[in-house]
Model confidence (mean pLDDT): 78 of 100. Two RNAs folded together computationally: RNase P RNA and transfer RNA, 462 nucleotides in total. It holds a member of the Rfam family "Bacterial RNase P class A". By type it is a ribozyme.
RNA sequence: GGGGUAGGACGCGGUGAUCGCGGCCUGGAGCGCAAGCAACAGGUCGAGGAAAGUCCGAGCUCCAGAGGGCAGACCGCCAGGUAACGCCUGGGCGCCGCAAGGCGACGGACAGGGCAACAGAGAAGAGACCGCCGAUGGUCCCGGGCGAAAGUCCGGGAAUCAGGCAAGGGUGAAACGGUGGGGUAAGAGCCCACCGCCCCGCGCGUGAGCGUCGGGGGCACGGCAACCCCCGGUCGGAGCAAGGCCAAAUAGGCGGCGAGGUGCGGCCCGCACCGUUGGAGCCGCGGGUAGGCUGCUUGAGGCGACCGGUGACGGUCGUCCCAGAGGGAUGAUCACCUCCCGGGCCGCGAGGCACGGGAAACAGAACUCGGCUUACGGUUCUGCCCCACAG
RNA sequence: UGGCCCGUCGUCUAAGGGCAAGACACCGGUCUUUGGAACCGGCGAUGGUGGUUCGAAUCCACCCGGGCCAA
Repeated sequence: GGGGUAGGACGCGGUGAUCGCGGCCUGGAGCGCAAGCAACAGGUCGAGGAAAGUCCGAGCUCCAGAGGGCAGACCGCCAGGUAACGCCUGGGCGCCGCAAGGCGACGGACAGGGCAACAGAGAAGAGACCGCCGAUGGUCCCGGGCGAAAGUCCGGGAAUCAGGCAAGGGUGAAACGGUGGGGUAAGAGCCCACCGCCCCGCGCGUGAGCGUCGGGGGCACGGCAACCCCCGGUCGGAGCAAGGCCAAAUAGGCGGCGAGGUGCGGCCCGCACCGUUGGAGCCGCGGGUAGGCUGCUUGAGGCGACCGGUGACGGUCGUCCCAGAGGGAUGAUCACCUCCCGGGCCGCGAGGCACGGGAAACAGAACUCGGCUUACGGUUCUGCCCCACAG
Repeated sequence: UGGCCCGUCGUCUAAGGGCAAGACACCGGUCUUUGGAACCGGCGAUGGUGGUUCGAAUCCACCCGGGCCAA
């Protein structure tokens, strides 16, 4: 210098002024008998890293229990973090990468069921298409012996039939271990060495696991569980439009079930059990109201310092209050500075001066947090790896 | 703002892991003086991206679009 990789910060840059918005605090002309209402003035605060999707977890509210269970849903290596989680951190194993690093929906295939189309000989105890052998028995040829003949004995050769093989090739996503050697008619874990796999022991580690450790073994009874399923673990349900208060209005309307409790009905996804509750309760239809106040902002809160921890994070001390709208508030103008672009002037150069233009994307709280996911234009900082060059 | 469903040819319906089917529409042909009807043939799609698997409309994750509920 180039390329790569991991993490962080920022967020139409900053300052001031004027006008215009919403909340809070202080004052308050004016209106009103009062309670109160209120123009205006001053001060102060006022959108995001995703405010988004509504994918998870909670706080909070309601259902008088959220009690045990079925169904259902989710998670799935180990250990931690956290209020909790399907999140985060660190480790283990596997794969990718020269490396720094990255990815992993990571328990179980001997509990059971199911699937593998087409191709192929054959897809889980399966299999012979091409191919190799043909030692043993049969057919053919040659030579020799015995025999009157039929026939019989020995040796050699060629092609094969019966038969043998699953090592080589092919098919396929996947073919019942791999390499080398021995052995064989040709082969095969048939045998041997090493690797791989399984079992036992020892050592290290909280653990998942690890081991150029030791011993032994059959050389193997494959794949798919984001197929059903089994195992371990977690889960009551709805949601601020939840809920509470006030005012007002209408039809204290109509129908059904129903009793003295062991029955009937209700108890907020579905099913039953326990428990509990009611006799003007529950269910259904219909009508009225859709107004105001509250919930509504102090929190598992932000910032800083120190300590502990590999880390996520935790602890202690100090400091700050940082939107609460309700058809739903942030806008406009000007000036200066900063940054970017354009060319001009001065200067040896570093650089300086004035002018013109511009200042990015995704995108706006609606009860509040911890995460995930998605959208996105740039600026900047730090660590590590690789390559090349120079010293 | 919060919650619940759906997505297959131009349209309406099928296909629960192994070749995306049918009807209507559209195009061409036959018949007819012409048109219609009828007959024959043809074209045409899994909302998008990624993952699991040998293989995905189907199983899983995220995104996009459409509909419904709550005051």